c-di-GMP-I riboswitch aptamer, 87 nucleotides, folded computationally. The coordinates come from a structure-prediction model, not an experiment, and the mean pLDDT is 82. It was read from a public genome assembly, where an Rfam model found it.
């Protein structure tokens, strides 16, 4: 160097829930907490999905409908990196 990820060891990583804080919400950090997970590590490039503050229609009116510049990488595919230990 390459291939591969069946086992087996070390060791990461943490879902619902609870705390605080941040946000208009969706979600996000933090600390506990463990459902999972071998890329559950980075990355909104495709297509999903969730929000709808801002903008847009409609209404007399609480409203109500569209809409991403928001968010999810733990919803799929892509793209890029890369422990250890086995062959």
């Nucleotide at each position: 160097a390459a291939c591969a990820c069946a086992a087996c060891a070390g060791g990461g990583c943490a879902a619902a829930c609870c705390u605080c804080g941040c946000g208009a919400a969706a979600g996000c950090g933090u600390g506990g907490g463990a459902c999972g997970c071998a890329a559950a590590g980075u990355c909104a490039c495709c297509g999903g999905u969730c929000u709808a503050a801002g903008g847009a229609g409609u209404g007399a009116a609480u409203a109500c409908u569209c809409u991403a510049c928001g968010a999810u990488a733990g919803c799929g595919g892509g793209a890029u990196u890369g422990c250890u230990g086995g062959c």